[in-house]
RNA sequence: GGCGCCUUAGCUCAGUCUGGUAGAACGUCAGUUUCAUGAGCUGAAGGUCCGGAGUUCAAAUCUCCGAGGCGCCA
Numbered sequence: 001g002g003c004g005c006c007u008u009a010g011c012u013c014a015g016u017c018u019g020g021u022a023g024a025a026c027g028u029c030a031g032u033u034u035c036a037u038g039a040g041c042u043g044a045a046g047g048u049c050c051g052g053a054g055u056u057c058a059a060a061u062c063u064c065c066g067a068g069g070c071g072c073c074a
């Protein structure tokens, strides 16, 4: 230098193909239970989906320009 993949909750990830209410598990917090802790059970909070622009009635999703990371080739 060329090509490909990844970036979504505190963490690990799904959802993207086929645009239409942003999710799961773990963790955190509260309640319940216990002499107490843990485990179990119930509930809650937590996201401008890496940034910007474009297309569209509508973008995490499509297009373009960037940032960071990983891999392959040279």
Base pairs, nucleotide, nucleotide: 001073002072003071004070005069006068007067010026012024013023020057028044029043030042031041032040050066051065052064053063054062
About this RNA:
This is a predicted structure of a 74-nucleotide RNA (transfer RNA) from an archaeon. Rfam family: tRNA. Rfam classes the family as a transfer RNA. The RNAcentral record of the sequence draws on ENA.